[in-house]
RNA sequence: CAAGUUGGACGGACGGUUGCCGUCCCGUUUCAUUUACAUGGGUCGGGAUGGAGGAAAGUCCGGGCACCACCAGGCAGGAUGCCCGCUAACGGCGGGGCGGGGAAACCCGACGGAUAGUGCCACAGAAACAUACCUCCUUGAUCGGUCGGAAACGCCUGAUUGGGGUAAGGGUGAAAUGGCGGGGUAAGAGCUCACCGCUCAAUCGGUAACGAUUGAGGCAAGGCAAACCCCAUCCGGUGCAAGGCCAAAUAGGGGGACAUAUUCGCUUGGACAGUCCUCGGGUUGGCUGCUUGACUCCUUCAGCAAUGGAGGAGCUAGAUGGAUGACCGUACAGAGAUUGAUGGUAGGGAGGAAGACUAGAUCGUAAACCUACCGCUGGUCUUGGACAGAACCCGGCUUAUAGUCCGGCUUGUCAU
Numbered sequence: 001c002a003a004g005u006u007g008g009a010c011g012g013a014c015g016g017u018u019g020c021c022g023u024c025c026c027g028u029u030u031c032a033u034u035u036a037c038a039u040g041g042g043u044c045g046g047g048a049u050g051g052a053g054g055a056a057a058g059u060c061c062g063g064g065c066a067c068c069a070c071c072a073g074g075c076a077g078g079a080u081g082c083c084c085g086c087u088a089a090c091g092g093c094g095g096g097g098c099g100g101g102g103a104a105a106c107c108c109g110a111c112g113g114a115u116a117g118u119g120c121c122a123c124a125g126a127a128a129c130a131u132a133c134c135u136c137c138u139u140g141a142u143c144g145g146u147c148g149g150a151a152a153c154g155c156c157u158g159a160u161u162g163g164g165g166u167a168a169g170g171g172u173g174a175a176a177u178g179g180c181g182g183g184g185u186a187a188g189a190g191c192u193c194a195c196c197g198c199u200c201a202a203u204c205g206g207u208a209a210c211g212a213u214u215g216a217g218g219c220a221a222g223g224c225a226a227a228c229c230c231c232a233u234c235c236g237g238u239g240c241a242a243g244g245c246c247a248a249a250u251a252g253g254g255g256g257a258c259a260u261a262u263u264c265g266c267u268u269g270g271a272c273a274g275u276c277c278u279c280g281g282g283u284u285g286g287c288u289g290c291u292u293g294a295c296u297c298c299u300u301c302a303g304c305a306a307u308g309g310a311g312g313a314g315c316u317a318g319a320u321g322g323a324u325g326a327c328c329g330u331a332c333a334g335a336g337a338u339u340g341a342u343g344g345u346a347g348g349g350a351g352g353a354a355g356a357c358u359a360g361a362u363c364g365u366a367a368a369c370c371u372a373c374c375g376c377u378g379g380u381c382u383u384g385g386a387c388a389g390a391a392c393c394c395g396g397c398u399u400a401u402a403g404u405c406c407g408g409c410u411u412g413u414c415a416u
Base pairs, nucleotide, nucleotide: 001412002411003410004409005408006407007406008405009404010403013330014329015328016327017326018325020051021050022049023048024047025046026045027044029042030041031040032039033038053387057398058397060396061395062394063393064392065239066238067237068236070270071269072268073267074266075265077235078234079233080232081231082096083095084094085093086092097111098109099108100107101106112230113229117228118227119224120223121222133170134169136165137164138163139162140161141160142159143158144157145156147154148153178196179195181193182192183191197219198217199216200215201214202213203212204211205210243288244287245286246285253279254278255277256276257275258274295314296313297312298311299310300309301308302307334383335382336381337380338379339378343374344373345372346371347370348369355363356362357360
């Protein structure tokens, strides 16, 4: 310097004019209460101060909080799934193990069980838990050939066909009685041997998942559970449109099924007292919940880290047809065009100044300058900020994102 990989930050700034919402202060005016002062509320005016996000999105998980008079079980249903930690909790995060991808940094994993049972493995292929198509070996029959033989016939060999053996080689396939090599065999085969794989045991390391070593065994159990299923762990429901208060209005309405029930379904026990369906009427207003939190930042300690302890500092929107906006100007990130010093590349200058010795029809290094191209700092003009708006709150995950900046690591090249 380039490529790759990974982590983090910002995501518009300043000024002027004007428009909104919250809180506080001052003044004016008015209402209620009061003998009055005072207190509380409203209107108007002025001042101070605060006012959207890294995802506010998705509504995918987990909670806080609220309500259901409910409590404890079971079944069904759902979710998660290697080990150890973090956390309020999680399907999240951190670290590790194993497997896969990559040269590496790094990335991915729906990662318990296939000897509990059931089911599937299409097509191709002989055969997909079961098997023999071709090949190979052996043997019988028939025919042919070379040689020997007087002939019958014999050795060898080829073709066709029947019987037996085989699963090493070939073919099919995602996958074919574990793999490679030596021996052995009629030809082959864990038939046998060494190594690898697999199973079991012991020892060592590690909290553990797991790893290493040694020994024994010829070796039985293919794959799929993101198939049903088995095992372990967890799960009450509904949700701020929850809930509470005030005001106002109406019809203290009508009918039905129950006395069991009782915020997803079925069921058991306890406990408790009303429950459900339907027709019709009234209200749709205001206040609250509503922002001090499992909160943020700084320092320090512990820890590989996630995170936790201690100390200190801070208060950072609370709207409700839904506030934080609009206009103008300046500079700037970025983009485009143009110019473009110093500089670089190519051609010319130039087979040539200088220089050299072999002294020649020899060798031969430059520069100024010219032309073309590239392009840094800078100048001019044009343009000009992505994804996107809180609605009870918080911890995560996922998705979108113009552009700028700061690191870590891996590999390659060059220089020192």
The RNA shown here (Bacterial RNase P class A) has 416 nucleotides and comes from a Dehalococcoidia bacterium.
The gene name in the source record is rnpB.
Its Rfam family is "Bacterial RNase P class A". From the family's description: Ribonuclease P (RNase P) is a ubiquitous endoribonuclease, found in archaea, bacteria and eukarya as well as chloroplasts and mitochondria. The family's RNA type in Rfam is ribozyme.
The coordinates come from a structure-prediction model, not an experiment, and the mean pLDDT is 76.